[in-house]
RNA sequence: CCCUGAAAAGGGCAACCCGCACCGAAAGGGCGGGACGCAAAGCCGCUGGCCUAAGUCCCUGACCAUACAAGGGAUAGGGCGGCAGGGCUGCCAGG
Numbered sequence: 001c002c003c004u005g006a007a008a009a010g011g012g013c014a015a016c017c018c019g020c021a022c023c024g025a026a027a028g029g030g031c032g033g034g035a036c037g038c039a040a041a042g043c044c045g046c047u048g049g050c051c052u053a054a055g056u057c058c059c060u061g062a063c064c065a066u067a068c069a070a071g072g073g074a075u076a077g078g079g080c081g082g083c084a085g086g087g088c089u090g091c092c093a094g095g
Base pairs, nucleotide, nucleotide: 002095003094004093005092012038013037017033018032019031020030022029023028036082042088043087044086046085047084048083049080050079051078055075056074057073058072059071060070
């Protein structure tokens, strides 16, 4: 430096669920508990995928014109890294 993760040591992370007088429009996140799993379940939303739709646009409402509530559709500058790919970094052991 490369490959591998059966066993071992010391550790690390923490799905689902529960709680909160935390943040957010939501998706989701934070903190505490907990333990399904994880050898990158460390970091980067870079590409794809997926989630949400505050705002914006369109339609209905709606009639000659203007237009409120409400409803529907589209959309990411919002998210998910514990979905795949990519980039960067890294513990231990074996070869």
Predicted 3D model of a 95-nucleotide RNA (c-di-GMP-I riboswitch aptamer) from a Deltaproteobacteria bacterium. The sequence was found by an Rfam model in a public genome assembly. Lineage of the source: Bacteria > Pseudomonadati > Myxococcota > Myxococcia.